[in-house]
Context: one part of a larger RNA
RNA sequence: CCGUAUAGUGAAUGACUUGGCUCAACAGCUGAUGAAGGGCGUGGCAAGCUGCGAUAAGCCUGGGCGAGCCGCAUGCAGGCAUUGAACCCAGGAUCCCUCAAUCACUCCGUAAGGAGUAGGAACCCCGGGAAUUGAAAUAUCUUAGUACCGGGUGGAAAAGAAAUCAACCGAGAUGCUCUUAGUAAAGUCGAUCGAACAGAGCAUAGAGCAAACCGAAUCCCGUGCCGCGAGGCACGGGAGAUGUGGGGUUCGGGCGCUGGUACAACUCGUAACUUAAGCCGAAGUCCCCUGGAAUGGGGCGCCACAGAGAGUGAGAGCCUCGUAGGCGCAAGGUUGCGAGUUGAGUCCAGCUGUCCCAGAGUACUGCGCAUUGGAUUUUGCGUGGAAAGAUUCGGAGUCAUCAUCUUCGAACUCUAAACACUCGUUGAGGCCGAUAGCAAACUAGUACCGUGAGGGAAAGUUGAAAAGUACCCUUGGCAGGGGUUGAAAAGCGUCUGAAACUAUAUGGUC
Repeated sequence: CCGUAUAGUGAAUGACUUGGCUCAACAGCUGAUGAAGGGCGUGGCAAGCUGCGAUAAGCCUGGGCGAGCCGCAUGCAGGCAUUGAACCCAGGAUCCCUCAAUCACUCCGUAAGGAGUAGGAACCCCGGGAAUUGAAAUAUCUUAGUACCGGGUGGAAAAGAAAUCAACCGAGAUGCUCUUAGUAAAGUCGAUCGAACAGAGCAUAGAGCAAACCGAAUCCCGUGCCGCGAGGCACGGGAGAUGUGGGGUUCGGGCGCUGGUACAACUCGUAACUUAAGCCGAAGUCCCCUGGAAUGGGGCGCCACAGAGAGUGAGAGCCUCGUAGGCGCAAGGUUGCGAGUUGAGUCCAGCUGUCCCAGAGUACUGCGCAUUGGAUUUUGCGUGGAAAGAUUCGGAGUCAUCAUCUUCGAACUCUAAACACUCGUUGAGGCCGAUAGCAAACUAGUACCGUGAGGGAAAGUUGAAAAGUACCCUUGGCAGGGGUUGAAAAGCGUCUGAAACUAUAUGGUC
């Protein structure tokens, strides 16, 4: 130096899974009745996590369950429980200091009084709004109305019932999907960008004001009485003619005539369905063998609307929990039926006209800017000008103007479903299996680092059961030798236990 053996070290590998990941279905707001999130406390002994709040790992009521219990956490001490504990569900009480944090501020209301503020993973709407990059440089352009910042609502948001399209045929609110189509169009016509109509689907739903006309017929507060209640009546005060209320809304309507039909919301009762913890639920623990242990092998049986799955000392339909299939219920919800209360109640059709009404600094337009595929012809903003009044007025039909034709009625408001997301619940998987899978299977956004914004780990496995090695010897102790437990030391630095590396022994060779 090479090799072998035996040990050590070391942690790979294998096996396992408490945790993740993804998808689907469901569900979807909380808060001045003080939230979300924190701080500090709270146990007999108590550092951390969890729970809870000076009533502090808890108090009360109702329901469920049925033998054990006093969280993780297996100890000591002391207790509770068939007079039903622990635990689970529903409701209530308590709930320190903070935090929107409020003896305030803002808004609404005549007042009495009421509302807002803050939080929420992503989704949604509005306002503001980059750059790297691409164009092989760069400036218009692109990245992109993206990232990011601010504001706001909801369980969805937004949009929405044509001053829309279409093309001489017609359609009939909005949203989403497919297609139209990488087409028309835009573009230093470069890079790139980029619709709509028509068609096929999902889902479908339409309403209310202002005005004409009527003119207090209206509403609010307080008190009393009646009613189970919705609500009704009376009195007093107030709002309201700068118009409460009725009517009416494009299918035009009002005013004036004629005719027809049977409704909506709410309350109470009742029934069904749904809904909490939960309950019932078949059939071997028969014989022999191996073994530490039977769920394995052999033999003989049984159940099955149940042979999904998990556990149990090794592969268990019949041992346990379950599974198929049934059952149960407080408060609540939905629907049907009955009774009632409220509504100058609701809806439809026809006739008539020299009558009345139908959203103004708006439509439209010159200039400028932004935006858009929108090209002179998208949409919006700024600024200057500035209209008509319904067969006759007004807008649109992608260059302008005029005529015809077609089509619609802006300048007021609301509106379910179909579609987005996943903090949460449940289920599933051709997903991962501890250097993987979330950063986190463990006291994880912890320890630790940083003044701070912020960054951010490692770390799973004895055994079926602690049965976790009594006792003896050596010893200052660690430990060692016996002995004992166990199937096996698997002896807590614990499953398996590779390699590098170390030691000892031994063989070969120079």